FMN riboswitch aptamer (RFN element) from uncultured Phascolarctobacterium sp., 114 nucleotides, folded computationally. RNAcentral holds the sequence, with entries from MGnify. The source organism's lineage runs through Bacteria, Negativicutes, Acidaminococcales, Acidaminococcaceae and Phascolarctobacterium. The model forms 96% of the base pairs in the Rfam consensus. The coordinates come from a structure-prediction model, not an experiment, and the mean pLDDT is 82.
């Protein structure tokens, strides 16, 4: 540097209601590097959207980008163990993190292999 490959999970039980896996009550889930030590909430990165630019795309550039505290061990954790709390693109539908749909995409980034 090329090449192949991998590359995200959940609404079960009930309530109202003409209609809600959308409310309400409960219940479930956590991409990827990095951090003295394991992280959805700490840095930081993908995923969204497209007034501008161009050779119109698997660019570039600009927009947008949520969330925790206590306590305990320890040399050292907002990462572990106890306890509590919180948050989750855009489009459609009765208002969705969990359905459906752009996506048999993209895509951080990991393994391989030349």
């Nucleotide at each position: 540097g090329c090449c192949u490959u991998u590359g995200g999970g959940g609404c079960a039980g009930g309530g109202u209601g003409c209609g809600a896996u959308u409310c309400c009550c409960u219940a479930c889930c956590g991409g990827c590097g990095g951090u003295u030590a394991u992280a959805g909430u700490c840095c930081g990165c993908g995923a969204g959207c497209u007034u501008c630019c161009c050779u119109g795309g698997u660019g570039g550039a600009g927009c947008a980008u949520g969330a925790u505290c206590c306590g305990g061990u320890g040399u050292g954790a907002u990462u572990c163990c106890g306890g509590u709390a919180c948050c989750g693109a855009c489009a459609g539908u009765a208002u969705a993190g969990u359905c459906u749909g752009g996506a048999u995409g993209a895509g951080a980034a990991a393994a391989g292999g030349c």